Source information
This is a predicted structure of a 350-nucleotide part of an RNA (small-subunit ribosomal RNA, central domain) from Conexibacter arvalis. The organism belongs to Conexibacter, within Bacteria. It was read from a public genome assembly.
[in-house]
Context: one part of a larger RNA
RNA sequence: UUGGGCGUAAAGCGCGUGUAGGCGGUUCGGUAAGUCUGCUGUGAAAGUCCAGGGCUCAACCCUGGAAUGCCGGUGGAUACUGCUGAGCUUGAGUCCGGAAGAGGCGAGUGGAAUUCCUGGUGUAGCGGUGAAAUGCGCAGAUAUCAGGAGGAACACCAAUGGCGAAGGCAGCUCGCUGGGACGUGACUGACGCUGAGACGCGAAAGCGUGGGGAGCAAACAGGAUUAGAUACCCUGGUAGUCCACGCCGUAAACGAUGGGCACUAGGUGUGGGGGGUGUCGACUCCCUCCGUGCCGACGCUAACGCAUUAAGUGCCCCGCCUGGGGAGUACGGCCGCAAGGCUAAAACUC
Numbered sequence: 001u002u003g004g005g006c007g008u009a010a011a012g013c014g015c016g017u018g019u020a021g022g023c024g025g026u027u028c029g030g031u032a033a034g035u036c037u038g039c040u041g042u043g044a045a046a047g048u049c050c051a052g053g054g055c056u057c058a059a060c061c062c063u064g065g066a067a068u069g070c071c072g073g074u075g076g077a078u079a080c081u082g083c084u085g086a087g088c089u090u091g092a093g094u095c096c097g098g099a100a101g102a103g104g105c106g107a108g109u110g111g112a113a114u115u116c117c118u119g120g121u122g123u124a125g126c127g128g129u130g131a132a133a134u135g136c137g138c139a140g141a142u143a144u145c146a147g148g149a150g151g152a153a154c155a156c157c158a159a160u161g162g163c164g165a166a167g168g169c170a171g172c173u174c175g176c177u178g179g180g181a182c183g184u185g186a187c188u189g190a191c192g193c194u195g196a197g198a199c200g201c202g203a204a205a206g207c208g209u210g211g212g213g214a215g216c217a218a219a220c221a222g223g224a225u226u227a228g229a230u231a232c233c234c235u236g237g238u239a240g241u242c243c244a245c246g247c248c249g250u251a252a253a254c255g256a257u258g259g260g261c262a263c264u265a266g267g268u269g270u271g272g273g274g275g276g277u278g279u280c281g282a283c284u285c286c287c288u289c290c291g292u293g294c295c296g297a298c299g300c301u302a303a304c305g306c307a308u309u310a311a312g313u314g315c316c317c318c319g320c321c322u323g324g325g326g327a328g329u330a331c332g333g334c335c336g337c338a339a340g341g342c343u344a345a346a347a348c349u350c
Stems, first nucleotide, its partner, number of pairs: 004321003007304002012318001014201004021194003025088007033081002035077007048066007091191001092188004096183002103177007110154001115149007125136002162169002206247006215241002220236004258317006266295011299306002323350003332343004
């Protein structure tokens, strides 16, 4: 291992593309492998069941009959599944149309602010805290004005909003480029769903080489606090944070909720598209499709709660769980420059 489960109790792979496999719309024909069925072969004996018999009974033994999964042969059935042929258009996809978007990549560019530098004005403080001190300042700081340098991030708009498979994405402009929704017909004609392996993407931190470095800031130093203070607070400050290329591959990678399809009351907000009423037109109002929230019926749930964006009702496919600790550890293997990652026990113990 059956079974039962996976929002919060153990349990959904971080996310995608997709191989094998599993599963798969509708009509007609063929086939008859699966499936159903008749006959038949085989199904040793013992055993089992039924009937009868022998040991005084029983156990035990003997005789006869029945049954025997599975398998083979042969004849038949054709609803479903498979295979095969020919179709169909609802699933899926392509074309066309107007519109939305911080989707991605590259290049350019703008203003505010911080810091630094130069010059002007100006004088004794500034800064910081619960209070202080370290620190900075008469070699002229802080404040203020003008000019310059450089790096990083983009206030308002901004949303309970949008886009993306996820991670994630926000000043503005241009170029290249991915995806989706809606509308109307035309076209292809099941081309579909899922997906073990595999491959790709993957925040932050970290690593390698080279650049860059304003602010912030692990480590570190000093000042405070304290019984102590390897902290919280303060003054400094290096990696790092930024860029290019290459690694790493983790996370409370969360909706703690895998993907697909179908079905099952409503109400209300919001983003995108279409239609209608109305109008000169723009609004308003009504209907509809897609997305995104809130509230709620049935139902579900241990409860909390979920509730057409299901945790409801069903089907298909994948992943995962099986008492706590030991342990996401050891060993082995694979990957990595390293840090470490992935896979993953046992003894022992409660």